Context: one part of a larger RNA
RNA sequence: CUGGGCGUAAAGAAUAUGUAUGUGGCUUUUCAAGUCCGCCGUUAAAUUCCAGGGGUCAACCUUGGACAGGAGGUAGAAACUACCAAGCUGGAGUACAGUAGGGGCAGAGGGAAUUUUUGGUGGAGCAGUGAAAUGUGUUGAGAUCGGAAAGAACACCAAUGAUGAAAGCACUCUGUUGGGCCGACACUGACACUGACAGAUGAAAGCUGGGGGAUAAAAUGGGAUUAGAUACCGCGGUAGUCCUAGCCAUAAACGAUGGAUACUAAGUGUUGUGCGUAUUGACCUGCACAGUGAUGUAGCUAACGUGUUAACUAUCCCGCCUAGGAGUACGUUUUCAAUAAUGAAACUC
Numbered sequence: 001c002u003g004g005g006c007g008u009a010a011a012g013a014a015u016a017u018g019u020a021u022g023u024g025g026c027u028u029u030u031c032a033a034g035u036c037c038g039c040c041g042u043u044a045a046a047u048u049c050c051a052g053g054g055g056u057c058a059a060c061c062u063u064g065g066a067c068a069g070g071a072g073g074u075a076g077a078a079a080c081u082a083c084c085a086a087g088c089u090g091g092a093g094u095a096c097a098g099u100a101g102g103g104g105c106a107g108a109g110g111g112a113a114u115u116u117u118u119g120g121u122g123g124a125g126c127a128g129u130g131a132a133a134u135g136u137g138u139u140g141a142g143a144u145c146g147g148a149a150a151g152a153a154c155a156c157c158a159a160u161g162a163u164g165a166a167a168g169c170a171c172u173c174u175g176u177u178g179g180g181c182c183g184a185c186a187c188u189g190a191c192a193c194u195g196a197c198a199g200a201u202g203a204a205a206g207c208u209g210g211g212g213g214a215u216a217a218a219a220u221g222g223g224a225u226u227a228g229a230u231a232c233c234g235c236g237g238u239a240g241u242c243c244u245a246g247c248c249a250u251a252a253a254c255g256a257u258g259g260a261u262a263c264u265a266a267g268u269g270u271u272g273u274g275c276g277u278a279u280u281g282a283c284c285u286g287c288a289c290a291g292u293g294a295u296g297u298a299g300c301u302a303a304c305g306u307g308u309u310a311a312c313u314a315u316c317c318c319g320c321c322u323a324g325g326a327g328u329a330c331g332u333u334u335u336c337a338a339u340a341a342u343g344a345a346a347c348u349c
């Protein structure tokens, strides 16, 4: 190792694309590599095992016999795998006809709010808290009514809803573009699944250059609280938050659940499409497919729970786990840097 696991105990890579590899639908042939079966020799002796003998017994010595397995040669079998050849349409894909959507990118437009500014009215407080104070105001604040500007985010609709591979995605309109689903059944005819390496995408924060800077706000200053208060509370406030060009490559990147296929009770909600029923039509109502929820049977599970969107029953492929030390040290790769990636041992238990 045969023969363990990965929702929460250690363990599913952040995500998808895809090379090699591995695995692979139905039918009929070929062949005999794998596979199965027979035979032949071989696998030294000692040893081991079995049955005897000797030594008083035992260890020990000794005689005879033999299995399994391996590799080689040779005669066969042809179900399965592989190979050869020819087909098939159910998997997969293309075309056609529809359809839903905050999917992506670019451009244009909009209103509410906030802050600042300007003008009018007005005249003593405002703001803030558990209570206060810092702060702000007669150089006219706050309040209220007009004008202007700026930046950021898009109330209601809104949902247990939609969509995307994930990260994510919502004011409105336009352009462009990717994917999905349903239908009919025209075409190709296994073209499929997975995926080491690789390249691609990848929230927030952070970094570089250039813009922008309304709100709120790391750092920081002042005020409080407190024994102290490098905090919670309050008044200010810079980086950053926004845009653009490029880096970074990490998150409780979570469903803490890798992908694919098939099968396995039931009823119930909702989204999309189609077909019936109904009807003038829209509703109503039944069925099917594709999603998305909440219950729940069998089964599974240490339990919690899960349960046709499985953590059930099976098959294929990848990744990963095995006390702490430690995601540390060293080395290497990567980056402008910060980091990131790969990744031990001593020792202890």
Stems, first nucleotide, its partner, number of pairs: 004321003007304002012318001014201002017198001022193002025088004033081002035077002038074003042070002049065006091191001092188003096183001098181002103177007110154001114150008125136002163168001206247006220236002223233001258317005266295001268293009299306002323348002331342003
Small-subunit ribosomal RNA, central domain from Pinus albicaulis, 349 nucleotides, folded computationally. Its mean pLDDT, the model's own confidence on a scale to 100, is 87. Taxonomically the source falls in Pinus subgen. Strobus (Eukaryota, Embryophyta, Euphyllophyta, Spermatophyta). Its Rfam family is "Bacterial small subunit ribosomal RNA". Its family is annotated with ribosome and structural constituent of ribosome in the Gene Ontology. The RNAcentral record of the full RNA draws on SILVA.